[in-house]
A computed fold for a 336-nucleotide RNA from a Gammaproteobacteria bacterium, annotated as Bacterial RNase P class A. Of the family's consensus pairs, 97% are formed in the model. It matches the Rfam family "Bacterial RNase P class A". By type it is a ribozyme. Clan: RNaseP clan. Its family is annotated with dimeric ribonuclease P complex, ribonuclease P activity and tRNA processing in the Gene Ontology. Model confidence (mean pLDDT): 77 of 100.
C1' cells in the first nucleotide's frame, strides 16, 4: 500500500417563515420517533383473578464463579474446538438406571464375528480338522494407539511410551490443571433420541383494570343440577371463596368520556472499589404521551452528500436490518 480481527460514535447541520401535537403565566415560550422503534423471541414492573396456599401433570435451563429487580441476558475462568495470527464458537450434566436407534455394505454393528490371509495336522491333489484375529477387504463407525520382544502363526502375550481407570499430594472459592503411586484395563457411538439427575416456573393481559354519563326490555324459549348441588382460581386432585346456579339461543340497548399514559429497577457527569460485567457517593437535568393516530412544506447556506427505517402501558436483554467515521491490535507485500 493491501487484506483482516475487535471495540466505539454519528444518523445530515445551521439560520428564516408558515403549519402540526402536548405542557403553560394559555400572550410570548419550552419540548416533540430509534438505536434498532422492527421481530413478538425472553425476563420483569403494573391491573386482575384473589383472601390465598399444596401436590400431579406440564414447561424452561444445564462446565464454574460473580453481576442484575430478574433471565434462556452480561462479565469473567476452565475444558474442548476453528484460525499463520488479532480472534472466535459451544445445544457444555448423565450411555456401567433402562429402552431404543444406525439403510445398504461387510463373515459380524456389541460379551457382536471369520470372507480373503497366516499358522499346524492329515492327504498325490481337491479338500478336511484345529488354532489366530497383527495384515487385507466392506463401511461414517470393526476387538484402545505406536514401538518393541515372544510365538507354530498370532493376540495387552509381556515390556516402554501415550491413552483411559483409581488413588494420593499441590495450585485454585470452583470448573479444573499439574506431579506421583497402582491396575493390563475396553461391552463402541448417539441424549438438537426417548429417559434419568439437578435447579427454576399460577394464569390472563392495558383491546388488563377503574369510574362518569346515557339508553334499552329487571327480555324470551329450552337444556342440566339442586347444597352430598353448582361456580370460580390454565388441565386435573386436594384446599380456600361465594351461592339459586351454570349451558345454548332468539331478540334489544349502548360502542360517548375520563383515568390508567409516564419521574422512572430513569439519564447524565464526577469520585471511590473492582480484571470486568458492575456497585456506591456526590452533583445535575426533565428528554412525546398521539387516539382513523402529531414533527410538514419553502427559501438560503455548508458538508463526511446522509443508509435502515416510525412511539401506542412501561422497562432490561437477545436476533435481525443497515449508510458513514475513529481507534487499537494481527497477517502479507514493498521500500527505507
Nucleotide at each position: 500500500g493491501g487484506a483482516g480481527u475487535u471495540a466505539g460514535c454519528c444518523a445530515g447541520g445551521u439560520a428564516a417563515u408558515c403549519g402540526c401535537u402536548g405542557c403553560u403565566u394559555a400572550a410570548a415560550g419550552c419540548a416533540g420517533a430509534g438505536g434498532a422503534a422492527a421481530g413478538u423471541c425472553c425476563g420483569g414492573g403494573c391491573u386482575c383473578c384473589a383472601c390465598a396456599g399444596g401436590g400431579c401433570a406440564g414447561g424452561g435451563u444445564g462446565c464454574c464463579a460473580g453481576g442484575u429487580a430478574a433471565c434462556g441476558c452480561c462479565u469473567g475462568g476452565g475444558a474442548g474446538g476453528c484460525g499463520c495470527g488479532a480472534g472466535c464458537c459451544u445445544a457444555c450434566g448423565g450411555c456401567u438406571a433402562g429402552u431404543g436407534c444406525a439403510a445398504c455394505a461387510g463373515a459380524a454393528a456389541g460379551a457382536a464375528u471369520a470372507c480373503c490371509g497366516c499358522c499346524u495336522g492329515c492327504g498325490a491333489a481337491a479338500g478336511c480338522a484345529g488354532g489366530u484375529a497383527a495384515g487385507g477387504g466392506u463401511g461414517a463407525a470393526a476387538u484402545g494407539g505406536u514401538g518393541u520382544g515372544g510365538u507354530a502363526a498370532g493376540a495387552g502375550c509381556g515390556c516402554a511410551c501415550c491413552g483411559c481407570a483409581u488413588u494420593a499430594c499441590u495450585g485454585g472459592u470452583a470448573a479444573c490443571a499439574g506431579u506421583g503411586g497402582u491396575g493390563g484395563c475396553a461391552a463402541g457411538g448417539u441424549a438438537a433420541a426417548c429417559c434419568c439427575c439437578a435447579c427454576c416456573c399460577g394464569g390472563a393481559g392495558c383491546a388488563a383494570g377503574a369510574c362518569c354519563a346515557a339508553a334499552u326490555a329487571g327480555g324470551g324459549a329450552u337444556c342440566c343440577a339442586g347444597a352430598u348441588g353448582c361456580u370460580g382460581c390454565u388441565g386435573c386432585c386436594c384446599g380456600c371463596a361465594g351461592u339459586u346456579g351454570g349451558g345454548u339461543u332468539c331478540g334489544g340497548g349502548u360502542a360517548g368520556g375520563u383515568c390508567g399514559c409516564u419521574a422512572u429497577a430513569g439519564g447524565u457527569g464526577c469520585u471511590u472499589g473492582g480484571u470486568g460485567a458492575c456497585a456506591a457517593g456526590u452533583a445535575u437535568c426533565a428528554c412525546a404521551g398521539a387516539u382513523g393516530a402529531a414533527u410538514g412544506a419553502u427559501u438560503a447556506c455548508c458538508c463526511u452528500c446522509g443508509a435502515c427505517a416510525g412511539a401506542a402501558c412501561c422497562c432490561g436483554g437477545c436476533u435481525u436490518a443497515u449508510u458513514g467515521c475513529u481507534a487499537a491490535c494481527u497477517c502479507c507485500c514493498a521500500g527505507u